[in-house]
């Protein structure tokens, strides 16, 4: 793009067009589509007129019905059937025929006898007959007359492709007419021509399927006859054996052909509605009559099927004409009008009849046109909808409202063309021809148009908006409801659902559904491909068949011009031209790319004939190889016998065991025997068509290559089908049989182990002969031929080798130019650049399968789908991430050690379990002494109960009020409720305050998967990027990667790279050394002074210190390694040495990590409560399970007494020196101190003494009793004291943590939070202070290289198969059930054709009814084939 179109929604008018695509299904006793001539015939109904009183004469009329003629074979309908000379096309007929019509010549005379009809009788329900009389013709028959016809003979002349024919000429035979008349004519018969329509032949072209390969017996063909309008096996006889097929015969399924429509740049492709042009058909099957012409839509017979009618005995009937009915369908229309005009048919004509045709109704079904107004109009009005909401924005000049218009619609009024004939009157004219004039005829129709009237009056809607694709927000819903062509969209902020507003788009239509072309080069002739994406047969010989080397010369098939002649017409294109324009329609031309049939041209192809050597091939002559075949012969090793020799194991595995072995094994030697297989050489080597071929040797044999350039002279290449070869296993016969070794045993390993390991062992494996015929038969790359830059190895020939040479042929190989290529790669051995022939491909999957054949002995192998399914399958490379892959390198990773956990009792935290409620959150590493650095109450977020509703806080307004606060009484658990007493300030504007009112609230209510902020984790790991350039079509790489070297992407070299950024590393803070400065509350050496005794004063800055400022360390020296970075060294000097020890700093990111309850936030959700206030309880429950910790189990300890030494912190509602009491917790004074000034304060150590290995003087849980403190209160639910009690627990299974030097362990100490305190907790401090480290094979993380990858949510990943239950489509299948063609054999209707004879006739001849034989529909009978449907059961998808 487009339709003969359906269907939703929706609708104003005209015009042109179309209009059952499905049931070639029935059709209504519905209509109607084919009749017409009296100018052929008998005939005369009715009516009419005249005469008459009537009867009745008489003339005009001339109806139905009949004989006859002419037409019914046109015209109109369908598309079933037909793969066919049916169609298209271009020929042929010397093989033909043609009614009406032109034109030509000739003729038209005589005569018989029937018979419809009428009459008359009779039969039946009817349709339809039947007997008798009787009669007409342009019916029918006889006879005359003719030849130009046919038919058959001679003979001669010219043409043509033949058989033949034309023309002329001869002789014989046979055949004809119809009248009618208005007297002009008209018709009738031969003839011979045209013209028209047909017939019949031929070449050419015109679907699928080969899972359809043979097919044929009138077949193929000849001779003769018949038949026919005519050529033929059209038919019949004899006679031959033909004939058609891979260029697809035969079969099966499908289908009217054509001109054309559609699409497409074209070449195609699809397509055959409407209009023409052929065919075929007429309920179905079948015959023939009749005629110019039919095997005949509205003719006839028969059979069958159905329907009707019936008095049951019979009959009757065909809408694929127009209408219309039923039925099928998604679907397709009026029982309409007129012959006015084309056209037909009959007639002299007038007519007549024409569902042909013209015209009108129904349908937006499709083109085509036109209105539904047009200009102005911002307060950018109002309503809607949206927004960042005091406001804008869109809806929008749209609207209101002013001016204008009147097309269409409405009413009135006018009013065409299509109409010319024919006839009729008249003229010219005198020819009945021919002209002119006037009359006469209109279904459409009072239509088309045109005038005029009023008045914006009559008149818009689908569809869509997430991309493709024009056009976006809101609500609404919550993977629900739905969209959805394709990708896809919904799971609580949907531009994808469904609604609204706006917007796009088309527009009286708009959408959707089908179905076609196109895009799609995705069947590729134009115009693909086959190493990995599908796609090269497994190699070879060789037919058909395609292609093919130089040259010369004919020829003209192919090829090219040129000319005839066709290619109907519509169609399409172009001009022009009529409807007011188109759409439509005249008219003219152009095309119709085609077939034919001629002339000419020869350069290429082809053909013929001739040459020629360079393609091929042969000769000679040398080589070369694991080439094939067939014999022989050889050593090593293994086995198995035999005998020696020896003695207990031996053999096997990760480590075993089965298994051999004292009846002497393994071992070792010596003999013998078997059968298989050839070590080193050996190689990236060779040879061969692949498959393949390896010990030595003989024989036979095949190949290649090289050197002559001596022969043939294109002999060549390829190669459907065929034929042959063709590893392994496999199969038959028959051997053989040492080792190996499917099956099977045994033993192991394992959850199992019908495996991998191991001990045994059959078939095979070996020969000979025959199948079989396949393999990742791979270079995953057919075969031949030419040409296309190097670089190197190498097998084998020639040739040349020092006066030269490094060449040259054939093979095998590596590497790379250019080009190709998606990439990866390839590159003279092409995957390049041509060029022939063959083979094979068109998503996956189903499936290399089913069915069907062929082949095989099986095994199978060959050839090879479909329904169904999915939207991908797939190929390269690219980046990650991953591996029970490599390579390197780090870390308390492991090793090595210390020293815990996991057993005990408490503490605490989780989970479970309770429970009113045990508030929440955190859950592998990265939750679980975590949010919580501190729950009695409060907190508190949870339950229970009880109140309050603008509230507990703030503001603004407004009104009312003098409250409020104190103090007090009553209820009550409190909250709170209901009361008493007291009471305001003011400059008189009003401040303070309360109640009330309305507006802003509250909310630990949900979402961390809407989100800021902030935080764990990989990880202090050595990473992560970026700019420009350079590489790749591109993901992308490069740099960042090699080599070194580091703690480090740290630094060096090197490099298609240079450079930069965030990370490391320094820069900062602490410590470790020292200098200076500066000493008060800190020090105190020297100097006074003083005290029972103290820096206690005086006074010093020397030391410790404090605290601010500087110095030092940088691989700087040195040795050694090395291009350098850099390493190395009890190296030197230093307080420190190689980032000195610590902290602080955490790259790009991952983990939809945590957190809405630390805080802010969107969206939702509560509002007399999910908001708030109280007072009690819970967050502390307790059959359990887990984390973390603390105390222990003891002697390296436990108790007493005595004794020594930090650091770094707190303190005014506090730290508290001293005194005093009290066993203690603690109290009672009382003094310092806002702190380097007062105060708080060490233990482990040391020194003694005492336990003596006990569940204890260990341990301290639990309990009981009595106190302290804090606090409004210590029951639920707080520490602490002191007596007493005295529980488990004697070092903890598997497994796990942490730690590498001031570290581990171990000793205490402050602090925060806090009235108190469940703190054994955290964060910090200082005391005492060890052990190891060979290493880096293994876990476990991690860094960079590199591999492989079917992963990418990235190995917690992906994915295979059973099964189990439902579903879907197929495949076998014992049967069942159609269908359509064939065959064989019976019957055999109607009918042609033959013979026969009754009859007819005077004969001659004719011949109805009947017989008779032939074909033959239709039926019946049988047997196989074929196709479909179905099926229990079954088999895979």
């Nucleotide at each position: 793009g487009a339709u003969g179109a359906a269907c939703g929604c929706u609708a104003g008018c005209g015009g042109g067009a179309g209009g059952c695509c499905u049931a070639a299904c029935a059709c209504a006793c519905u209509g109607c589509a084919a009749g017409u001539c009296g100018a052929a015939c008998g005939g005369g109904a009715u009516u009419g007129g005249u005469a008459g009183c009537a009867a009745u004469a008489c003339c005009a009329u001339g109806a139905g019905a009949g004989u006859g003629g002419c037409g019914c074979a046109c015209g109109g309908g369908u598309g079933a059937g037909u793969a066919a000379c049916g169609c298209g096309u271009a020929u042929g007929c010397a093989a033909c025929c043609u009614g009406c019509c032109u034109g030509u010549a000739a003729c038209u005379g005589a005569g018989a006898g029937a018979u419809a009809g009428c009459c008359c009788a009779u039969a039946g329900a009817a349709a339809u007959g039947u007997g008798g009389a009787u009669u007409a013709a342009u019916a029918c028959c006889u006879c005359a007359u003719a030849g130009u016809u046919c038919u058959g003979u001679u003979g001669a002349u010219u043409c043509g492709c033949a058989u033949c024919a034309g023309a002329u000429u001869u002789a014989a035979a046979u055949u004809a007419a119809a009248a009618c008349u208005c007297c002009g004519g008209u018709g009738g018969u031969u003839u011979g021509a045209g013209a028209u329509g047909g017939g019949c032949a031929u070449g050419c072209g015109u679907g699928a399927c080969a899972u359809u390969a043979g097919c044929u017996a009138g077949u193929u063909g000849g001779u003769a006859a018949g038949g026919u309008a005519a050529a033929g096996g059209c038919u019949u006889a004899c006679c031959a054996a033909g004939g058609c097929u891979a260029c697809g015969a035969u079969g099966u399924c499908u289908a009217g052909g054509g001109g054309u429509u559609c699409u497409g740049a074209g070449a195609g492709g699809a397509u055959g509605a409407u209009c023409c042009c052929c065919c075929a058909c007429a309920c179905u099957g079948g015959u023939a009559c009749u005629g110019a012409g039919a095997c005949a839509c509205g003719g006839a017979c028969c059979a069958g099927a159905c329907u009707c009618c019936u008095a049951c005995g019979g009959g009757a009937g065909g809408c694929a004409g127009c209408a219309g009915u039923g039925a099928g369908g998604a679907a397709u229309a009026u029982u309409g009008g007129u012959c006015a005009a084309u056209g037909g048919g009959c007639g002299c004509a007038a007519g007549c009849c024409u569902g042909a045709a013209c015209c009108a109704g129904c349908c937006a079904u499709c083109c085509c046109g036109c209105g539904u107004g047009u200009a102005g109009g911002a307060a950018g009005a109002c309503u809607g909808c949206c927004c960042u909401a005091u406001g804008g924005g869109u809806u929008g000049u749209a609207a209101a409202c002013u001016a204008c218009u009147u097309u269409u619609a409405u009413a009135a009024a006018g009013g065409a063309a299509g109409a010319a004939a024919c006839c009729c009157u008249u003229c010219u004219a005198c020819g009945u021809g021919a002209g002119a004039a006037g009359g006469c005829u209109g279904a459409c129709u009072g239509u088309a148009c045109u005038u005029u009237a009023a008045g914006a009056a009559u008149a818009a809607g689908c569809a869509c908006c997430g991309g493709c694709u024009a056009a976006c927000u809101c609500c609404g819903u919550g993977c629900c409801a739905g969209c959805a062509g394709c990708c896809g969209c919904g799971g609580u902020a949907a531009u994808a659902c469904g609604g609204a507003g706006g917007g796009u788009g088309c527009a009286a239509g708009c959408g959707u559904u089908a179905u076609c072309c196109g895009g799609a080069u995705u069947u590729a002739u134009u115009g693909g491909g086959u190493u990995u994406a599908a796609a090269g047969g497994g190699u070879g010989c060789g037919u058909a068949g395609g292609c093919g080397g130089a040259u010369u010369a004919a020829u003209a098939a192919g090829u090219c011009a040129g000319u005839g002649g066709u290619g109907a017409a519509a169609u399409c294109c172009u001009g022009c031209a009529g409807c007011u324009c188109a759409a439509c329609u005249g008219u003219a031309g152009a095309a119709c790319u085609g077939c034919c049939a001629u002339u000419g041209a020869u350069a290429c192809u082809g053909u013929u004939a001739g040459u020629c050597u360079u393609g091929a091939g042969u000769a000679u002559a040398a080589u070369u190889g694991a080439g094939g075949u067939a014999g022989g012969c050889g050593g090593a090793a293994u086995a198995u016998a035999u005998c020696a020799u020896g003695u207990a194991g031996c053999g096997g595995u990760g480590a075993a065991a089965u298994g051999c072995g004292u009846a002497g094994a393994u071992a070792u030697g010596a003999u013998a025997u078997a059968g298989a297989a050839c070590a080193c050489c050996a190689a990236u080597u060779g040879c061969g068509a692949a498959g393949g071929c390896a010990g030595c040797u003989u024989a036979c044999u095949a190949a290649g290559u090289u050197a002559u350039a001596a022969c043939u002279g294109a002999c060549g290449c390829u190669g459907a089908g065929g034929c042959a070869c063709g590893a392994a296993a496999g199969c038959g016969u028959g051997g053989g049989u040492a080792g190996c070794g499917a099956a099977c045993a045994g033993g192991a390993u394992u959850a199992g182990a019908u495996a991998c390991c191991c001990u045994g062992g059959u078939a095979g494996u070996c020969c000979a002969c025959g199948c079989c015929g396949u393999a990742a038969a791979c270079g995953a790359u057919g075969a031949u031929u030419a040409c296309u830059c190097g670089a190197u190895g190498u097998g084998u020939g020639c040739g040349a080798u020092a006066u030269a040479a490094u060449g040259u042929a054939c093979g095998c190989g590596u590497c790379c130019a250019a080009g190709c290529g998606a990439a990866a790669g390839u590159g003279a051995u092409a995957a390049g650049u041509a060029a022939u022939c063959c083979a094979c491909c068109u998503g996956g999957g189903g499936a290399g399968u089913a069915c069907g054949u062929u082949c095989g002995c099986a095994a199978g192998a060959a050839u090879g789908a479909a329904a169904c399914u999915c939207a991908a399958a797939g190929g390269a490379a690219u980046u990650g991430a991953c591996g029970g892959g490599g390579g390197c390198c780090c870390g308390c990773a492991c090793a090595a050690g210390c020293g815990g956990u996991g057993g005990a009792g408490c503490a605490u935290g989780u989970g479970g379990u309770u429970u009113a409620a045990u508030u929440c959150g955190a859950u592998g590493a990265u939750a679980c002494g975590c949010g919580a650095g501190g729950a009695a109450c409060c907190u508190u977020a949870c339950c229970u109960g009880g109140g309050c509703u603008u509230a507990a806080a703030u503001g603004u307004a407004g009104a009312a009020u003098g409250g409020c606060g104190g103090a007090u009484u009553g209820g009550g658990a409190a909250a709170c409720c209901a009361g008493u007493c007291u009471u305001u300030c003011u400059u008189c504007g009003g401040a303070c305050g309360u109640u009330u009112u309305a507006c802003a609230a509250g909310g630990u209510g949900c979402u961390g998967c809407a989100u800021g902020g902030c935080c764990g984790u990989c990880g202090u790991c050595a990473g992560c990027u970026c700019g420009u350039g350079c590489c790749g079509u591109g993901a992308g790489g490069u740099g960042u990667u090699g080599g070194g070297u580091u703690a480090a992407g740290u630094c060096c070299c090197g490099c298609a790279a240079c450079g930069a950024g965030c990370g490391c590393a320094a820069c900062c803070c602490u410590u470790a050394u020292c200098u200076u400065u500066a000493g008060u509350u800190g020090c105190c050496a020297g100097c006074g002074a003083g005290u029972a005794a103290u820096g206690u004063c005086g006074g010093g800055g020397a030391c410790u210190c404090u605290a601010a400022a500087g110095a030092a360390a940088c691989u700087g020296c040195c040795c050694g390694u090395g291009u350098a970075a850099a390493c190395c060294g009890c190296g030197a000097g230093g307080a420190a040495g190689g980032u000195g020890g610590g902290g602080a700093u955490g790259a790009c990111g991952u983990c939809a990590a945590a957190u809405c309850a630390g805080c802010a936030c969107g969206g939702c959700c509560c509002u007399u409560a999910c908001g708030u206030c109280c007072a009690g309880g819970g967050c502390u429950a307790c059959a359990c399970a887990c984390g973390u910790g603390c105390u222990a189990c003891a002697a390296u300890g436990g108790c007493c007494g005595a004794u020594a030494c930090a650091a770094a912190g707190g303190g005014c509602a506090g730290c508290u020196a001293c005194c005093a009491g009290g066993u203690g917790a603690c109290u009672g004074g009382a003094u310092g101190c806002u702190a380097a000034u007062c105060u708080c304060g060490a233990a482990a150590g040391u020194c003694g003494g005492u336990c003596u290995u006990a569940g204890u003087u260990c341990g301290g849980a639990u309990c009981g009793a009595a106190g302290u403190c804090u606090g409004c209160a210590a029951c639920u639910c707080g520490a602490c004291u002191u007596c007493g009690u005295g529980a488990a627990g004697c070092u903890g299974g598997a497994u796990u943590c942490g730690c590498u030097a001031g570290u581990a362990a171990u000793c205490g100490u402050a602090g925060a939070u806090c009235a108190g305190c469940a703190a054994c907790g955290c964060u910090a401090c200082g005391g005492u202070g060890a052990a190891u480290a060979c290493g880096u094979u293994c876990c476990c993380g991690g860094g960079c290289c590199u591999u492989g990858u079917a992963c990418a949510c990235a190995c917690c990943g992906c994915c295979c198969g059973u099964c189990a239950a439902g579903c879907c489509a197929u495949g076998g299948a014992a049967g069942c059930u159609g269908g359509g063609g064939g065959u064989a054999c019976c019957u055999g209707a109607a009918g042609u054709c033959u013979g026969u004879c009754a009859c007819c006739g005077c004969a001659a001849g004719g011949a109805g009814a009947g017989c008779u034989a032939u074909c033959u529909a239709a039926g019946g009978u049988a047997a196989a084939a074929c196709u479909a449907g179905u099926a229990a059961c079954u088999g895979g998808g």

RNAcentral holds the sequence, with entries from ENA. Small-subunit ribosomal RNA from an uncultured prokaryote, 1437 nucleotides, folded computationally. It matches the Rfam family "Bacterial small subunit ribosomal RNA". The coordinates come from a structure-prediction model, not an experiment, and the mean pLDDT is 81.